This is a predicted structure of a 72-nucleotide RNA (transfer RNA) from a Clostridia bacterium. The prediction has a mean pLDDT of 83.
[in-house]
RNA sequence: GGGGGAUUGGCGCAAUGGUAGCGCACCUGCUUUGCAAGCAGGGGGUUGCGUGUUCGAGUCACGUAUCCUCCA
Repeated sequence: GGGGGAUUGGCGCAAUGGUAGCGCACCUGCUUUGCAAGCAGGGGGUUGCGUGUUCGAGUCACGUAUCCUCCA
């Protein structure tokens, strides 16, 4: 220098172009002498960044950043 892949709550991951969800973690309550487990509820995301296409973008296009991998 070139090819491919990844980037989404604190962490790990989902999501046919049509209201961004799940698990764990966190908070509150119930239960317990207390803790854990269990049960009920709740908060937390400008989907790496920018621009475009579209009625509508996490998803499509272009640019860019970081990481992984292969080639030179």

Its Rfam family is "tRNA".